Model confidence (mean pLDDT): 77 of 100. This is a predicted complex of two RNAs, RNase P RNA and transfer RNA, with 469 nucleotides together. It holds a member of the Rfam family "Bacterial RNase P class A". Its family is annotated with ribonuclease P activity, dimeric ribonuclease P complex and tRNA processing in the Gene Ontology. From the family's description: Ribonuclease P (RNase P) is a ubiquitous endoribonuclease, found in archaea, bacteria and eukarya as well as chloroplasts and mitochondria.

Formats: sequence, structure tokens, C1' cells
RNA sequence: GGAGGAGGUCGAGCGGCCGCUCGCCGCAGGUGCGGCGGGAGGAAAGUCCGGACUCCGCAGGGCAGGGUGGCCGCCAACGGCGGCCCCGGGCGACCGGGGGAAAGUGCCACAGAAAACAGACCGCUGCGGGUCGCAAGGCCCGGAGCAAGGGUGAAAAGGCGAGGUAAGGGCUCGCCAGCCCCGCUCGUGAGGGCGGGAGCUGGGUAAACCCCACCCGGAGCAAGACCGCGCAGAGGGCGUCCGGCGGUGACGUCGGGCACGGGCGGCCCGUCCGUGACCCUCGGGUCGGUCGCAUCGAGCUCGCGGGCAACCGCGGGCCCAGACGAAUGGCUGCUGCUCCCGCUUCCUGGGCGGGAGGACAGGAUCCGGCUUACAGACCUCCUCCGGCG
RNA sequence: GCGAGAGUGGCGGAACUGGCAGACGCGCUGGACUUAGGAUCCAGUGGGCAACCGUGGGGGUUCGAGUCCCCCCUCUCGCA
Repeated sequence: GGAGGAGGUCGAGCGGCCGCUCGCCGCAGGUGCGGCGGGAGGAAAGUCCGGACUCCGCAGGGCAGGGUGGCCGCCAACGGCGGCCCCGGGCGACCGGGGGAAAGUGCCACAGAAAACAGACCGCUGCGGGUCGCAAGGCCCGGAGCAAGGGUGAAAAGGCGAGGUAAGGGCUCGCCAGCCCCGCUCGUGAGGGCGGGAGCUGGGUAAACCCCACCCGGAGCAAGACCGCGCAGAGGGCGUCCGGCGGUGACGUCGGGCACGGGCGGCCCGUCCGUGACCCUCGGGUCGGUCGCAUCGAGCUCGCGGGCAACCGCGGGCCCAGACGAAUGGCUGCUGCUCCCGCUUCCUGGGCGGGAGGACAGGAUCCGGCUUACAGACCUCCUCCGGCG
Repeated sequence: GCGAGAGUGGCGGAACUGGCAGACGCGCUGGACUUAGGAUCCAGUGGGCAACCGUGGGGGUUCGAGUCCCCCCUCUCGCA
């Protein structure tokens, strides 16, 4: 100097004029005026995960359902993050993937002879018969052996070599790959290393059913609580048995059984509540205000310490938007950045003048992540190649 | 705001367990019939000369995706 890889930060700065919203203070007291202070983001977005919070009569067991998936750790939790392990790709920095297919079931279209119980289309081989030929041998028929070669396919049932054979074939042997078992050893573990043994090979697909391990109650701030205003109600449900007590009695009450209705996300079990100040169905009305909700948090920031890291601990400092027809905007000046044009210069660069551009996007209960969108600028670390010293 | 569902020719709408995408109806085009038009009948109808590409868009799993998984886009519905 060129080509890359990983991670991170910012996403204009300083003013002027006119406005918006919230809080506090002061004046006025009619809703106004003045002062001071705060006022979008790295994604506020998608709502894809996980929590906080609230309600559902605290939600127990089984089945069903959903989710996750190498190991160890971090975290309030997670499908997130960090480190490590294995496999694949890359010369490399680095990137991508991750339970089980020898538990069972299903599927593998078309092509192909045959697609998972392998399989004779072409082919190879010997045997018998026929025929041609002097012969070697060719052709035809029959039944038999063969998975080495061809061809089909995404995939054809370990690979290479040698021996053996009529031809062949893990048929046998050597090496390699794969899985299984055992021992030693390192590691918390996934797993790694070394040594030995046996079988002879068991296709792919689990983002198909499924199996294994672990996790999950449901709904959601339009949750929910309080206050105010307002309208119009109608129909239906009123269990039953036994025992005690009270009562002349109708009946009331207590306990138990059965039945019915309802709740506990679906079903079953189980359990709880109710059976007349209640419940169900239909119809009607309101859809205003306050709280939740924005001072205290899994908060931000600086320093120190622990840890490879994610992260954690301690100490100091700070308080940081808040509405509901929903505030944070508009115009403009200078500087800076990028691009274009002109002049200057041998070129690059620089200087001067003029013009243009400045992304994605905006809170709505609040957090932690992921994903997606994004003009441009900057920083740190690393790899490979070339040159010079 | 919170939560559900859908997207296939010009239109509606099939394709069930992944296996040649577009069945069926409407519409459109051409022809027949008619003096002419309608109705009826017959044929064709995604794009491209072809290879091939096409199920809202982009990735992934798989030999193979409309179908299964993930991320975006658009539309519809419900909830005080």
C1' cells in the first nucleotide's frame, strides 16, 4: 500500500425570531401573564420471546396442548448473553450448524430392473442343447451363478489395494473411515488423548408423527380500583331426602347425603362456592373524571475490586418526557462534513468562488432481549498478500 | 393500545396427510347459429420464442415447499 474479518461509538455543533407541553414559584384571580427547570430513540418500530404489575375464589394430580434442545455459567426471567466442545466451510482473521434415525411408525414423487425384507435392464461367467465355421469362436434357446462395470436417480446398501475365483462378491487379508464395548488418563461437563477387543456396515427425513430431558395456570393497563352522571325494564330459575333444635302451624336454622348451577385455561379426577339481599337470558343506558402512571427503578453514571467473559460486589454523584382529538415544531444565520461545477497547479493533494445534500424514524403501563429499517462519519483489535528498511 | 385471522390466474375459490400448481364457476378471446344483437353450443385462456420463471416479498429445512420453520409487507376482524 492492497484485499478482508470481528467488535464498538456517534448519528451534526453554536446562535437568533416565532411557537408547543409538563412541573414549581410569583402576580392576577375569568381558562391569563411572567420567571426558572425538564421535554423521544438506537432503534421509541415489529409485537417475536421473557418478566414486573393487576384481576381471575392461590391455580393440586393425570391426560391433552405449547415451547426449548451440545456442555458449563450469567440473569428477575428468557427462545437472550458469555466461555468452551464437536462437525462443516475458509490459506487465515473468522463464519455457519448442534438431543435421538441400531425404540417404533410413516414417507422417499419422476426416472429406474430394483428405493430399505434390496435388486438381474444392459452386462460378466461357466453348464446343457441347436446352428454356422477347418479351427479359434460367433449367433439362438434353456435353466444357473454374479452386485465388479454401464445406465437411472437427490439417494443404488463402506473406500483403496492385493489374494482368490468359471466370473465375482468383507469371500479372505492389509490399510483407512464409521459405529459398539472395555481399560488408563486429562477435564465440573460436553468431550479430548492413548491402548485393546469384537462384529462386518445399521440410507435420508424428527422446521413428519414420535421418544428422552427440562420449562409453562389463564387473561391482559381497553388489566384493575374509586368517584360522578344517567336510563327501562321484561322473562326464567325458588331443589330434594334424613337427623337435631325452635315454633300450634306454614316455616326458620344447623349438620350430612343426593341433585342442579357456577369457578379453578380444555377434558377427567379432585376441590371450592351457591340454590333467593342471588343467578341466567333478552333488552336499554353511560362510555365522563381521578388513580394505576412516571421520584426511587432488575435506574443512569464515575471509580475501585472479583471474574477469560457475560456479569457481580462495594463506594461517590445524579433524578432523567409524560399526554389522552395525544406536546418536543417552523423559519433563518455562521461553522463543520459529503458530492458536483469553474479557476489555479505537470499530476495527486491543496487554495479560492458558486451550487446541492444531510438517513431510518417518532414515546402511550414499565423494564430485559431478539429481529427488522438506517444517508453518512469515526474508533479499537486482528488476518492474508506485496514493497521498503 | 392489546389480541386473533387471511393473502393462489382478471375475479371468486379448490389443491386433504409435502410429490407434474391452478380443479370448478364467473369473466375475456375466437368460431358456429342470426339480417344484427342477446341467449345457446364448441374451442382457448398466468408470463416467456425457448430454457425456464410464477401461490404477497426475502431467507431456511428437505431430493422436492402453496403446504413445514423464521423475518418483513398488506388487508380484515374482535376487545371498554